[in-house]
RNA sequence: GCGGGAUUAGUUUAGUGGUAAAAUAGCUGCUUCCCAAGCAGUAGACACGAGUUCGAUUCUCGUAUCUCGCA
Numbered sequence: 001g002c003g004g005g006a007u008u009a010g011u012u013u014a015g016u017g018g019u020a021a022a023a024u025a026g027c028u029g030c031u032u033c034c035c036a037a038g039c040a041g042u043a044g045a046c047a048c049g050a051g052u053u054c055g056a057u058u059c060u061c062g063u064a065u066c067u068c069g070c071a
Base pairs, nucleotide, nucleotide: 001070002069003068004067005066006065007064010024011023012022013021018054026042027041028040029039030038047063048062049061050060051059
């Protein structure tokens, strides 16, 4: 330099053109003599920019980062 893939909550992963799901961690409460464990609740995210569309996390283009391969 060329080509492929990935980017979603603090972390690890789902998901799909129409309300974004879960686990874990955080916080609150219950339980307990206390701690741990358990139960219930709560807050938290679609890398950035543009385009298509009634509507974009999803489709298209570009940028950034990471990664794999080729040279």
Predicted 3D model of a 71-nucleotide RNA (transfer RNA) from a Parcubacteria group bacterium. Its Rfam family is "tRNA". Rfam describes the family as follows. Transfer RNA (tRNA) molecules are approximately 80 nucleotides in length. By type it is a transfer RNA. The prediction has a mean pLDDT of 81. NCBI's taxonomy places the organism under Bacteria, Bacteria candidate phyla. It was read from a public genome assembly.